[in-house]
RNA sequence: CGGGCCGGCCAGACGGUCGCGUCGCGUGCCCGCGCGUCUUGACGACGCGUGCACGCGCCGAGGAACGUCCGGGCUCCACAGAGCAGGGCGGUGGGUAACACCCACCCGGAGUGAUCCGCGAGAAAGUGCAACAGAGAGUAGACCGCCACGGCGCGCUCGUCGCGUCGGGGUAAGGGUGAAACGGUGGUGUAAGAGACCACCAGGGGCCCGAGUGAUCGGGCUCGCUGGGUAAACCUCGCCCGGAGCAAGGUCAGACAGAUGCCGCCGAGGUUGCUCGCCGAGGCAUCGGGUAGACCGCUGGAGGGCUGCGGCAACGUAGUCCCGAGAGAGAUGGCCGUCCGUCUCCCGCGUCACGGCGCGGGAGGUCGACAGAACCCGGCGUAUCGGCCGACCCGUUCG
Numbered sequence: 001c002g003g004g005c006c007g008g009c010c011a012g013a014c015g016g017u018c019g020c021g022u023c024g025c026g027u028g029c030c031c032g033c034g035c036g037u038c039u040u041g042a043c044g045a046c047g048c049g050u051g052c053a054c055g056c057g058c059c060g061a062g063g064a065a066c067g068u069c070c071g072g073g074c075u076c077c078a079c080a081g082a083g084c085a086g087g088g089c090g091g092u093g094g095g096u097a098a099c100a101c102c103c104a105c106c107c108g109g110a111g112u113g114a115u116c117c118g119c120g121a122g123a124a125a126g127u128g129c130a131a132c133a134g135a136g137a138g139u140a141g142a143c144c145g146c147c148a149c150g151g152c153g154c155g156c157u158c159g160u161c162g163c164g165u166c167g168g169g170g171u172a173a174g175g176g177u178g179a180a181a182c183g184g185u186g187g188u189g190u191a192a193g194a195g196a197c198c199a200c201c202a203g204g205g206g207c208c209c210g211a212g213u214g215a216u217c218g219g220g221c222u223c224g225c226u227g228g229g230u231a232a233a234c235c236u237c238g239c240c241c242g243g244a245g246c247a248a249g250g251u252c253a254g255a256c257a258g259a260u261g262c263c264g265c266c267g268a269g270g271u272u273g274c275u276c277g278c279c280g281a282g283g284c285a286u287c288g289g290g291u292a293g294a295c296c297g298c299u300g301g302a303g304g305g306c307u308g309c310g311g312c313a314a315c316g317u318a319g320u321c322c323c324g325a326g327a328g329a330g331a332u333g334g335c336c337g338u339c340c341g342u343c344u345c346c347c348g349c350g351u352c353a354c355g356g357c358g359c360g361g362g363a364g365g366u367c368g369a370c371a372g373a374a375c376c377c378g379g380c381g382u383a384u385c386g387g388c389c390g391a392c393c394c395g396u397u398c399g
Stems, first nucleotide, its partner, number of pairs: 001395004006390005012339007020060002023057007032050007062370001066381002069379005074245004081276004086241005091105005106120001107118004121236002126234002128230002143175002145171003149167007183201006202226001204223008249296004258287006269279003303322008340368002343364009
């Protein structure tokens, strides 16, 4: 200098002008309206709450607010349980409120490497599935072959010889098919072969030793000769799981009008589905009447920043500082100017490995992405203009 790979941060800036929303303070209303207290009453004073207007002040969308794919907090069923069904996860250890998330490690795979990927338990529990080719695709198999025997024929150097053909037999070492063929190499042995046997390997089983919390790794002895693939197929094994959801659920004010039918203390109905258990007096349907107001939930949190300590890390812990929208048909916007970012062209300087790169200036054009809270939080996935920072790997050049 070029390329790669991993992580973090920002998300246009400034000024002017007009305009929004919550909250706080202040002023005002022929001292608004309501309530309360004092005063004999009125007037008046004080306190609380509240309405409207004006003024001032703090603050005012996100890295994903999107998806609704997970996990929770919270609320109710409900004082709350057991089983089945169903669902989730799947290497080990740790983190966390919890998780399918995060961290570290193990094994396998890709890559020169940094790094990345994994629906990572079990195929000798069972059931399935695998086109075509091929003899045969999992207690397989004989197409071409190899070997010996018998029948027939021919030849000949007349030998228990050679060749061809038919028959049944032995064989799976050689060849072929295929993505894959029931271990590999070498030898003994055999009529020809074969783990039939032997040596050395690979794999599997058993026993033991060492390291490690563990997954696992390393080593030794021994057995026999070797039982493929697929479980993101059904299944088996291990661990875990109540349900519904802020349109959850409460408080206050106010108004009204109940009627009929069916079911029901021999238990309707509720508790996700089923059973048990538990609670339990009203439940359902139709017709009809009233209300739709105000407030809470609703933002101080499993919150954030900094520093120290512990830990490889995720993270934990202690101290200290900070308070970052809470709307309610739902606010944060419009205009102007400058700058910034971005693309193209031109000029100059520097560097140069001659591919290019960096800096500065000028001109022109276009654009500023993805996209907006609605109870909150931890994740994951998806979309996305552009910029900045850091670690590491490979190649190349110079010193």

Background
The RNA shown here (Bacterial RNase P class A) has 399 nucleotides and comes from Homoserinibacter gongjuensis. It matches the Rfam family "Bacterial RNase P class A". About the family: Ribonuclease P (RNase P) is a ubiquitous endoribonuclease, found in archaea, bacteria and eukarya as well as chloroplasts and mitochondria. By type it is a ribozyme. Model confidence (mean pLDDT): 76 of 100. The model forms 97% of the base pairs in the Rfam consensus. NCBI's taxonomy places the organism under Bacteria, Actinomycetota, Actinomycetes, Microbacteriaceae, Homoserinibacter.